SAM riboswitch aptamer (S box leader), 100 nucleotides, folded computationally. Its Rfam family is "SAM riboswitch aptamer (S box leader)". Rfam links the family to the GO term regulation of gene expression. Its mean pLDDT, the model's own confidence on a scale to 100, is 86.
RNA sequence: AUAUUAUCAAGAGUGACUGAGGGAGCGGCCCUGUGAAGUCCGGCAACCUGCCUGUAAGCGUGGUGCCAAAUCCGGCGGCAUUUUUGCCGAAAGAUGAUUG
Repeated sequence: AUAUUAUCAAGAGUGACUGAGGGAGCGGCCCUGUGAAGUCCGGCAACCUGCCUGUAAGCGUGGUGCCAAAUCCGGCGGCAUUUUUGCCGAAAGAUGAUUG
């Protein structure tokens, strides 16, 4: 890589360096010199681990992850509908753990 599985409406910067892009992809719609992405610092969270413990709860040591907008919305299917919207479920994607 692949496969299985859990989660995805909460949370997280008035910092430093730097300087033009970014939000997976496509279509939208957005963010951005009042500073994008990146690096450092900082923070959030609690999947694994560790500690504690009552198989709960807690803590936040270590490994990941994350820090605009619901996974930003949609793409496929179903239901409803005032015909344009609402709801639900997939697919795809992201992350962890396991697999190999």